[in-house]
Molecule: Glycine riboswitch aptamer
Organism: Betaproteobacteria bacterium
């Protein structure tokens, strides 16, 4: 140098699940039908937190497992853990 770990960025690609549920407000429409707000039951689990399996054992780390606090629950938008892909640092290799 190749190349290998580890962290950070990215309006890059891919990316699941869950109510056609109820009621009352409001607002668009001739109607039909449709939007959004809050309430109640009901649901999801992959942002985020919280707890533990477990690891280590000075100090702590820490799940894709559970909670469902937040968040989400017609598409559609957004979000989105992870995997890819470009970059940037930084240790090995020395």
């Nucleotide at each position: 140098a190749u190349g290998u770990c580890c962290c950070c960025c990215g309006a890059c690609g891919g990316g699941a699940g869950a109510g056609c549920g109820u009621g009352g407000c409001c607002c668009c429409g001739c109607c039909a039908g449709g939007a959004g707000c809050c309430g109640c039951c009901g649901c999801c689990g992959a942002a985020g937190g919280c707890g533990u399996a477990u690891c280590a054992c000075c100090c702590g780390a820490a799940a894709a497992c559970g909670c469902u606090c937040a968040g989400g629950c017609c598409c559609c938008c957004a979000g989105g853990a992870c995997c890819g892909c470009g970059g940037g640092a930084g240790a090995c290799g020395a």